[in-house]
Molecule: Guanidine-I riboswitch aptamer
RNA sequence: CAAUAAGGUCGCUAGGGUUCCGGCGCGAGGGCGUGACUGGUCCGAGAGCAACCGACCUCGCUUCGAGGUUACACGGCGGGAUAAAAGCCCGGGAGAU
Repeated sequence: CAAUAAGGUCGCUAGGGUUCCGGCGCGAGGGCGUGACUGGUCCGAGAGCAACCGACCUCGCUUCGAGGUUACACGGCGGGAUAAAAGCCCGGGAGAU
């Protein structure tokens, strides 16, 4: 010094908290408290999974079709969003190799 198709979308998971629901406690009740409650809703991965789109290559020999490739990936502190937190975003960043 060096990776802009090494791109994107959707679903899900690991993980995450507490707006709402449920649980639990209190209260006659409206409600209040509690995530140091397994959960449902919810958030959710560059370095997790799957699918699709795209890109590229080869072939068929054409306006389409088939097959293939799309690698590798240790990592803070701090800050930001949301109700809140996080493998979310800053960020394949700083740094390390």